[in-house]
């Protein structure tokens, strides 16, 4: 240069062929519970789904762009 294939919450990830509120674990936080901590039992918070643009009634999901990482070619 050329080509795939990733980028969601602190981490690791899922999101089906565009549809109405964005989710799991695992962490953190507050209650219980315990003389105490851990385990365990309830609750909470946390995200402009990497940026911008553009189709569309509607984007995490489709297109273009432009950034990071990876891998394969030359």
């Nucleotide at each position: 240069g050329g080509g795939c294939g990733g980028c969601u919450a602190g981490c690791u990830c899922a999101g089906c062929u565009g549809g109405u509120u964005a989710g799991a674990g695992c962490g953190u936080c507050u209650c219980g519970u315990u003389u105490a901590c851990a385990c365990c039992g309830a609750g909470a918070a946390g995200g402009u789904c990497g940026g911008g643009a553009g189709u569309u009634c509607g984007a995490c999901u489709c297109u273009c762009u432009c950034g990071c990482c990876g891998c394969c070619c030359a």